Source information
The RNA shown here (transfer RNA) has 73 nucleotides and comes from an Anaerolineales bacterium. Rfam family: tRNA. Rfam classes the family as a transfer RNA. Rfam's curators write: Transfer RNA (tRNA) molecules are approximately 80 nucleotides in length. The sequence is in RNAcentral, with records from ENA. The source organism's lineage runs through Bacteria, Bacillati, Chloroflexota, Anaerolineae and Anaerolineales.
């Protein structure tokens, strides 16, 4: 150097052209409890790695770049 793959909440992750971006855990407040912890009910958290094109419309498609992973030389 080239190919392949992934980047979405704090942690792993799902949405692969359309409605207000979602699900576990975490976290946070109230029951519950003699204290936790388990349950149980509500909440609060992201505008999707930058950029820039296509489209009525982009997390999603194309391009250029920045990072983690693989492979070939």
């Nucleotide at each position: 150097g080239c190919c392949c793959u992934c980047g979405u909440a704090g942690c792993u992750c799902a949405g692969u052209g359309g409605a207000u971006a979602g699900a576990g855990c975490a976290c946070u407040u109230g029951c519950u409890u003699g204290c936790g912890g388990a349950g149980c009910a509500a909440g609060g958290g992201g505008u999707c790695c930058g950029g820039u094109g296509u489209u009525c419309g982009a997390a999603u498609c194309g391009c250029c770049g920045c990072g983690g992973g693989g492979g070939c030389g």